[in-house]
About this RNA: Model confidence (mean pLDDT): 78 of 100. This is a predicted structure of a 147-nucleotide RNA (FMN riboswitch aptamer (RFN element)) from Nisaea denitrificans DSM 18348. Taxonomically the source falls in Nisaea denitrificans (Bacteria, Pseudomonadota, Thalassobaculaceae, Nisaea). It was read from a public genome assembly, where an Rfam model found it. Of the family's consensus pairs, 100% are formed in the model.
């Protein structure tokens, strides 16, 4: 320095108060939370006389990705399903506007909104329990490699 590698490590947060009820962390009112990569005029640190340069952080709802469901393939089956595999798999699959500044912002500042897999539950779940001491988007380190 980085084209193709090997190994290891890391890799998701949140129900507090009140109400109704026989029963709710599931309903209602007030709360609380925000994975990964990209973009970024912001913030911060270092250097510089300055122009500026370099590092770090910065979007749930802008672009893309991930787990889950589903779908497809194979096996088993007591026909209810179960197990294994598949992302050059369709779909579920999500949600933002207004005002301000400015050459430029859906990213900054201000305000008001909105969104959140599947299964379970004495009652409908982003926050409880479960698959999950799992998997993964990816991040880092070491080795090897190249110059």
């Nucleotide at each position: 320095c980085c084209a193709a590698g090997u190994u290891c490590u890391c890799g998701g947060g949140g129900c507090g108060g009140g109400g109704u009820g026989g029963a709710a962390c599931u309903c209602c009112c007030c709360a609380c939370c925000g994975g990964c990569g990209g973009u970024a005029a912001c913030a911060u640190g270092a250097g510089g006389a300055a122009a500026c340069u370099c590092g770090u952080g910065a979007a749930g709802c802008c672009c893309g990705c991930g787990a889950g469901c589903g779908c497809c393939c194979g096996g088993c089956u007591u026909u209810g399903g179960c197990c294994g595999g598949g992302g050059u798999c369709a779909g579920c699959a999500g949600a933002u506007u207004c005002g301000g500044u400015g050459c430029a912002a859906c990213u900054c500042c201000g305000a008001a909104g909105c969104c959140g897999a599947c299964g379970g539950u004495c009652a409908c779940a982003g926050u409880c329990c479960g698959g999950a001491u799992g998997a993964u988007a990816g991040a880092g380190a070491a080795c090897a490699g190249c110059a």